[in-house]
């Protein structure tokens, strides 16, 4: 230099045009139960930003555009990671 795959919440990861991003599922964290105490197990909970009359509302799928009635999903550019070729 060329080609391909990937980027989703604290981590991994499903989702591949529509009413499961109200983010599944698994790990981790936190709280509770059980226990003399712990482990194991069970239950619950766990993203950020902005606005707010505090009731709530809006935005965010690497970043920026485009297509579409509708985009995490399709198209373009850029950034990053990995693999292959030279």
């Nucleotide at each position: 230099g060329g080609a391909g795959a990937c980027g989703u919440a604290u981590c991994g990861a499903a989702g591949c045009g529509g009413u499961c991003a109200u983010a599944a599922c698994g790990g981790g964290g936190c709280g509770c139960a059980c226990u003399c105490g712990a482990a194991a197990u069970g239950c619950g909970u766990u993203a950020g930003c902005c606005c707010u009359c505090c009731g709530g509302g809006g935005c965010u799928c690497g970043c920026g555009g485009g297509u579409u009635c509708g985009a995490a999903u399709c198209c373009c550019g850029c950034c990053g990671u990995c693999u292959c070729c030279g």